[in-house]
The RNA shown here (small-subunit ribosomal RNA) has 1416 nucleotides and comes from a metagenome.
RNA sequence: GGUCAGUAGAGCGGCGCACGGGUGAGUAACACGUGAGUAACCUACCUUCAGGUUGAGGAUAACCGCGCGAAAGUGUGGCUAAUACUGAAUAAGGUCUCUUCUUUGUCGAUUGAAGAGAGUAAAGGGGGCUUCGGCUCUCGCCAGAAGAUGGGCCCGCGGUCCAUUAGCUAGUUGGUGGGGUAAUGGCCCACAAAGGCGAAGAUGGAUAGCUGGUCUGAGAGGAUGAUCAGCCACACUGGGACUGAGACACGGCCCAGACUCCUACGGGAGGCAGCAGUGGGGAAUCUUGCGCAAUGGACGAAAGUCUGACGCAGCAACGCCGCGUGGGUGACGAAGGCCCUUGGGUCGUAAAGCCCUGUCAGAAGGGAAGAACAACUGGGUGGUUAAUACCUGCUCAGUCUGACGGUACCUUCAAAGGAAGCACCGGCUAACUCCGUGCCAGCAGCCGCGGUAAUACGGAGGGUGCAAGCGUUGUUCGGAAUUAUUGGGCGUAAAGCGUGCGUAGGCGGUCUGUCAAGUCGGGUGUGAAAGCCCAGGGCUCAACCCUGGAACUGCGCUCGAAACUGGUGGACUUGAGUCCGGGAGAGGGUUGCGGAAUUGUCGGUGUAGAGGUGAAAUUCUUAGAUAUCGGCAAGAACAUCUGCGGCGAAGGCGGCAACCUGGAUCGAGACUGACGCUGAGGUACGAAAGCGUGGGGAGCAAACAGGAUUAGAUACCCUGGUAGUCCACGCCGUAAACGAUGUUCACUAGGUGGUGGAGCGCUUUUGCGCUUUGCUGCCGUAAGCUAACGCGUUAAGUGAACCGCCUGGGGAGUACGGUCGCAAGAUUAAAACUCAAAGGAAUUGACGGGGGCCCGCACAAGCGGUGGAGCAUGUGGUUUAAUUCGAAGCAACGCGAAGAACCUUACCUGGGUUUGACAUCCCACGGAUCCCUCAGAGACGAGGGAGUGCCCUUCGGGGAACGUGGUGACAGGUGCUGCAUGGCUGUCGUCAGCUCGUGUUGUGAAAUGUUCGGUUAAGUCCGGCAACGAGCGCAACCCCUAUUCUUAGUUGCCAGCAUUAAUUUGGGGACUCUAAGGAGACUGCCGGUGUUAAACCGGAGGAAGGUGGGGAUGACGUCAAGUCAUCAUGGCCCUUAUGCCCAGGGCUACACACGUGCUACAAUGGCUGGUACAAAGGGCAGCGAAGUCGCGAGGCGGAGCGAAUCCCAAAAAGCCAGCCCCAGUUCGGAUAGGAGUCUGCAACUCGACUCCUUGAAGUCGGAAUCGCUAGUAAUCGCGGAUCAGCAUGCCGCGGUGAAUACGUUCCCGGGCCUUGUACACACCGCCCGUCACACCAUGGGAGUUGCUUGGACCAGAAGUCACUGGAAGCCAACCUUUUCGGAGGAGGCAGGUGCCGAAGGUCUGAGUGGUAACUG
Repeated sequence: GGUCAGUAGAGCGGCGCACGGGUGAGUAACACGUGAGUAACCUACCUUCAGGUUGAGGAUAACCGCGCGAAAGUGUGGCUAAUACUGAAUAAGGUCUCUUCUUUGUCGAUUGAAGAGAGUAAAGGGGGCUUCGGCUCUCGCCAGAAGAUGGGCCCGCGGUCCAUUAGCUAGUUGGUGGGGUAAUGGCCCACAAAGGCGAAGAUGGAUAGCUGGUCUGAGAGGAUGAUCAGCCACACUGGGACUGAGACACGGCCCAGACUCCUACGGGAGGCAGCAGUGGGGAAUCUUGCGCAAUGGACGAAAGUCUGACGCAGCAACGCCGCGUGGGUGACGAAGGCCCUUGGGUCGUAAAGCCCUGUCAGAAGGGAAGAACAACUGGGUGGUUAAUACCUGCUCAGUCUGACGGUACCUUCAAAGGAAGCACCGGCUAACUCCGUGCCAGCAGCCGCGGUAAUACGGAGGGUGCAAGCGUUGUUCGGAAUUAUUGGGCGUAAAGCGUGCGUAGGCGGUCUGUCAAGUCGGGUGUGAAAGCCCAGGGCUCAACCCUGGAACUGCGCUCGAAACUGGUGGACUUGAGUCCGGGAGAGGGUUGCGGAAUUGUCGGUGUAGAGGUGAAAUUCUUAGAUAUCGGCAAGAACAUCUGCGGCGAAGGCGGCAACCUGGAUCGAGACUGACGCUGAGGUACGAAAGCGUGGGGAGCAAACAGGAUUAGAUACCCUGGUAGUCCACGCCGUAAACGAUGUUCACUAGGUGGUGGAGCGCUUUUGCGCUUUGCUGCCGUAAGCUAACGCGUUAAGUGAACCGCCUGGGGAGUACGGUCGCAAGAUUAAAACUCAAAGGAAUUGACGGGGGCCCGCACAAGCGGUGGAGCAUGUGGUUUAAUUCGAAGCAACGCGAAGAACCUUACCUGGGUUUGACAUCCCACGGAUCCCUCAGAGACGAGGGAGUGCCCUUCGGGGAACGUGGUGACAGGUGCUGCAUGGCUGUCGUCAGCUCGUGUUGUGAAAUGUUCGGUUAAGUCCGGCAACGAGCGCAACCCCUAUUCUUAGUUGCCAGCAUUAAUUUGGGGACUCUAAGGAGACUGCCGGUGUUAAACCGGAGGAAGGUGGGGAUGACGUCAAGUCAUCAUGGCCCUUAUGCCCAGGGCUACACACGUGCUACAAUGGCUGGUACAAAGGGCAGCGAAGUCGCGAGGCGGAGCGAAUCCCAAAAAGCCAGCCCCAGUUCGGAUAGGAGUCUGCAACUCGACUCCUUGAAGUCGGAAUCGCUAGUAAUCGCGGAUCAGCAUGCCGCGGUGAAUACGUUCCCGGGCCUUGUACACACCGCCCGUCACACCAUGGGAGUUGCUUGGACCAGAAGUCACUGGAAGCCAACCUUUUCGGAGGAGGCAGGUGCCGAAGGUCUGAGUGGUAACUG
C1' cells in the first nucleotide's frame, strides 16, 4: 500500500424504548367486579376507500484544528449531507365563524344539506426501460373519510372492622362568565348566592391490592386471593415536568432527601420489586446453566439483528401421578428370637432349598417426532406495464434450519442379583404380651397414665396402619344448630329495659276500581379465557394436555300476567274512639278536723324502790322515782274494720271531711270511619337510703358512749343517744324495682272461690237460683309445652306483629374514654391474664347445734367400782449388744401368749456348718443299731467295742427301709408386701333391716313394692294402696333350764322292813337323781278397747303367760379394720446366708406415763375354836386315800381308781361361842433379813410355796369415768385348760342374795318418715378472707421518650403557566436595505419577576405506643 469492507464501530435521521418481565408498599377508592353511557373524547403501527406528493432556502453532527478538566465531561474555530430543519404555492376534503332550510327532540340542543368568509399539507429512496424529456413498479410521505385495536372520562349496583369515632364541610354545594384539557366537570379562576353530606353511619381511626378463582361445606355459608388469567398501583424516598399517538416513563431527564461508590477535594457516579447470583434477616424457599431450534415481540424491503419474554436443562420427595424393591413351590413347621400353664405357642411358607421372570438401575447397538415458515433456485398461473423486463399474488418441486440430545423410544446381554421405611398398639381408634423403672425417669390431642405385678413411661418380641414415604408443628373450613337466613334462645341454666307516653322505622281490618314498583312468565344481550362438571380424543396408563358441550344461580333491555304486597281513587263497620246514664274504689293533689297512745311539763296522792335480762349491770330514784289522778304542750302514726279485699302503668296508696282531678268498668243506643299495634333514639314518673337550703323533732334510731356476754365481742342482749325518719323546694335514678315471666291481638276442656256492674226468675225481707260482663285467687297429666321443676283461658299451650336482651367461668358490671351528678355515684363498657370447668333441675345416699315417731343400762332412779395407795399384769417411752415381732379410739393395751429359768425363741454376742435340721431323684460304699473312752462351754471331732435284722430266692443274688460319702436339680427363710390374696376374725349389731322378678310411672338417674293408718321385740302382723309375688334376715325348728308322765334302777337313792359305828350289808323302785322318749304354753279361754282386723289391757286356769329364763345362730354390706408370725399363697429378696446347729445372754431392764386387775384402808370387821350345806369338773409318765413324820410348805407310805364305785376334796361366806373397841390398830400387808420345801440337767440373772422376823403406803380417793334391771348386781368359795414347775389372768361351777326405773327434756348409739344442702374420700365434708414470701398480667402515676396526624406561620428547589425580556446579553433561515463586510425589522433564546409548590423550620393541638419511683 492492497484486500477483508463501505464490514465492525461512531455519528445524523426514522421507528421502538408507554410492549414484554417484576412486586403488592400505598389504596376502603369508580381502585376492582358487573351492567349501562360518552350527542363530552383520543388512538402510532395495521386494513379499506378516494385524492395529493409543487417549488425554494439556511444550518448542524460526524470529521479536522486549538483548548479546559483527575474524571465525568466540555468550550471554541472550520467543512459537509439527508426522508433532519425553515419560509412560499395549491386546498377536493376537513376545521372554525356566520346565514338559510331540514331531522329528531327530554325544548337545553342536535342530524343532514346549501351558501359566504378565514386560516391549514407533503420527502423522497430503490428497481426496470429510456430517444434522457420521461414512463412504469415498489417502499415511503401529506391531507381526508371509514374500520379494527387500544385507551380516557361519567353513572347504577356489589364486596372489611370500630359509635369507647356523631357530627363533617369554605372550592366547601350549586350558579354565571372565563381559563385549561383529546374530552365533561370547582379541574382551575373571578363574581354573586348559602348551600352540601350524615344514624340506611357522614367525618375520623384500624386493616387490606380487587376479581375470575382456590380450600372447605349436603347446602346456605366460612376462610382465602400462591402458581395461571383480567384490572389497578408502584419502581431508593418525595416533588416535577419534557419528549411522544400513548408516560408524568423500572433498566429516560430535572430538583430535594437518605444511603453507597470514585476523587487530584475543585467535582462527579448510582438505584436487581428484570434473569442468575451475594450479604443480611429468618423455621424456611433453587443455577452467576444452554439456546433463540420453536412460540411471541421490536426494527428492517429483506438477509438478518436484538429479546434472562420464552423454549429447555440443573437443584429440592415441595406437590400430583405411575413403577420397582421380585414370582411360584417349599414343613423337619429348621436354627434363632419372644412368650409359656413347660404341654406348647408365635415370628412362619416366612427363611434355606428347588424352578422361573426381567420393570428400574448397569453394559452394548439402533434412534425419533417437535420443522413449518421465511429466504434462495427452478416450474406453472394471475396482477401491473408499451413490455414475454422489473416488481408482485397464488401454487408445485428442490436446497437449508434442533438448545433440549445421542434425549424419549426400540433391540440384545448378564443378574434375584443393587433398591423399605415411618408412625402407632389404655379409650376415642385398627392393633398385646414380657422385661426394666417405682409419682422417679418420663408420656400426654382430650380423658388421664407412673407411688413394686404399668397392654398408657423406656426396651424387646409380636401386631396394626400407611408406604418412597411416614410422623410432628403451624394454618383454614368442617364436625359447631357453639352467632341459629336455611337453623337457637331469654320463669329457675347466660338472657325481658323498673314503668309509662311517644318520634323515626317495622307491621296492619272488609269490599271495589286502577297503576304495574315489588312479584311471576316468555324472548334477547352480556356474564373473557383458563378452572369445576359431562362427552370424546392425545402422551404404553395416569397425572398432564387438546376438542366440544353444559354451567356461570348475576346484571341490562324488551313483551306479557295482575292473585298477593305496594301506590292511588271510592265505599264499609266488626278494630279503635266519642257522646248519654249509673255504680265501685287506701288512685292523685290541697286545706281543715279528730281520738287513742308515747314523751315532756305543772299540780295532787303516795313510798322505796323502779327499769331491764337467760341472769345481771350500766341507768332513773329520798332533791321523792316507778305507780296513780287531773291539767297543759308537742310531734309522728292512724288500732279495731283489714280480707291471697280494692285502686294505680310501675314505684306505691289505709283516721274523718270539703274542694280540685286522672283512669277503669257496666247498660242502652247514636256518631266518626282504620283514626290501629309496637316502638331504636327521646321524654316523664320512679321504694328506701343519700345530698343541698330552710323549717320541725314526740317516738324510733345508723354513728357514738356505757353495761353485759365472750378466749376476744369493734356483734347478737341491755341503758342512753346524734344524723336521719316528718314538712317545703331542688337533686339523685338505683333495688331480689320479682310473677326473677316485655307489650298487643286471636284461638284452645273444666272445677271452685273473691270482688264491681247489668238482666231474668223465685222470694214478706235478709236473700237464693240462672244468664252476661270487667277485675282478682286456687286446683287441674283435658290437650299441649318444658331438661326437669312446673305452666296450664291471668300459659311457660297454638299462632301473628314489634321492641329489648343472651352466646363458657373468673378477671368485671371492673379499668380507660364519653355522658349525667354538688357529692355519693349512675350509665355506656373492654382487654391482658387465668381455669376446664362454672351453672340448672331432678335422683340416691350421707350429714344438720332441722322436724316428727320409736328403741337400747343411752340418760334418769339405784347398787357396786375405776381414777388416790401398795402390788400383779399389759402398753407407751426410755435404756440396751438384744431388750424379737404383731395389735393402736370405741373395735390395741391380764390382747396373739390355754402359762419366756434351758427349750419355747423368731432377738443379741460368740463358736461352728454348706445338697444342708427336713422332702424327692441319681451314683458309690456300707450294713441298721447299741455301748464305752478322750478333747471341748457345747455343737462337733478322734478312737475303741458289741452286732447283723425284714421279704423273695434257682442260694449266685435281688428288693424295701436305713446309714455314710458325692454330683446337681433343689431344700430352707417367723425375710418384705394383710394396700396383690385365700381362709379365719373383730365391728356397726341380734340393729331390723337388705334385695330381686314381673308389672307400672319417669327422657333418665331412679321410683313404686319397702310409703300411709294401726300394731309389734321385730319389714311382727292387720287394713289400705299400681302393684303382685319372692329371696336373705326376724320368728320358729336345735341345746340347757323350770313342771310332769312313761321306761330303766348301778356305781346313784333309802319311805317302810332287817342290819351296821356308818346305806355298812340285805332288800326295795316309792322318792331324789341319772338319761332316753313323751306331755305341757297356743293369746287356746273369758271380759274390755280397737276398723267386725292385727293387736293391746285385765282375768281365769296353770309349775310356767304372752319370744317363760339362758345359749347356739350374726342378712346386704362398712371400716383397703386385723392377721403373709397359725396355715395356705402370687410377686419380690437371701442362697458358705436373711438357711441350719450350739453355748451364754435377752424377751423379766426402769426417771416416768396410761390401761386392766388383785389386796386394802376395817367392827355388816379382824382373830381363835367348834359346826353345817354345793355344783361343775379332772385323774394312769395320772389322781393319790388311810396311816405316820414335820409348826408348815412338804416327806415317807402306798390302799383304791382308766372312775355316778376310788382320789383331788377342806367348800367358803353362813351358824354357835370367845377376844379385839376405832387406833395407822389384833386393820393393812408391801418391802426386807434369815431358814426351808417342791418341780426340774439347772431356780444367779429369772419359779412357786412354807416358817420366823420386819410391818411401807393406805383412814374410801380431784377432774373425769365403768358395770349392772333378778336369781341380776354385790359378795363367797370350788373346778378346769395351758402346764415338769409357775395365775391376782382366762374359761366354767354353784352358795348367800339386794336396791331402783317418775319418765324420754337432755348426753351417746341406732331404726323409720320428712326437710335443707354449695357434702359424695360423704361434716374428721366443703369452704371464705386477712397476713407472710415468690412470680405473672394489667390500671393509675411527677414525668420522660417515640410514631401518626390537624391548625397557624416562615422559607422555598426543580418545574409548568403568566408577565417581562427595555435605553443594557445572544441568535443562520422570513422581510427591508446593502458599498455584499453588514445594518434594521419580524420572531426567538438566555436572564428577571409573580402564582403554585416538595423536603425543611417555628409555634400550638389531637391521637396512639414504650418506659417510670410509688401505687390499685

The coordinates come from a structure-prediction model, not an experiment, and the mean pLDDT is 84.